Source information
The prediction has a mean pLDDT of 85. A computed fold for an 88-nucleotide RNA from a Nitrospirota bacterium, annotated as c-di-GMP-I-GGC riboswitch aptamer. Of the family's consensus pairs, 86% are formed in the model. The sequence was found by an Rfam model in a public genome assembly. NCBI's taxonomy places the organism under Bacteria, Pseudomonadati, Nitrospirota.
RNA sequence: UUCCGAAAAGGUAAACCCUGGGUAACCAGGGGGCACAAAGCUACGGGUCCCUUCUGAAGGCGAUGGAGGGACGGCCGGGUUGCCGAAG
Numbered sequence: 001u002u003c004c005g006a007a008a009a010g011g012u013a014a015a016c017c018c019u020g021g022g023u024a025a026c027c028a029g030g031g032g033g034c035a036c037a038a039a040g041c042u043a044c045g046g047g048u049c050c051c052u053u054c055u056g057a058a059g060g061c062g063a064u065g066g067a068g069g070g071a072c073g074g075c076c077g078g079g080u081u082g083c084c085g086a087a088g
Base pairs, nucleotide, nucleotide: 003088005084011036012035016031017030018029019028020027021026034074040080041079042078044077045076046075047072048071049070050069051068052067053066054065
C1' cells in the first nucleotide's frame, strides 16, 4: 500500500407520517429506523420508473415498437474520494 472486516470512535437513514416543490417518477426539510464497510460523490455502461409524441387496417381504445425530455447512486457494474487498525 492492497485484499479482508474483529474491536473502538463515529456516520448515513428504508418503510411510514407532516410540510413544501414537481404533470409525474421523484426531490428538500422535520420526525422515524429497515438496513448499510462506502447506503460518500459521479448518470459513463446496463436496468427500472415518469412525462410528451409518433406508429397502431374505416372510427375509438389498446398491445407492440420508435423518437425526445426527465428520475432512480439504498437495482447492478464502472470511475473517484474517505474513517479505524485485530487475525489472515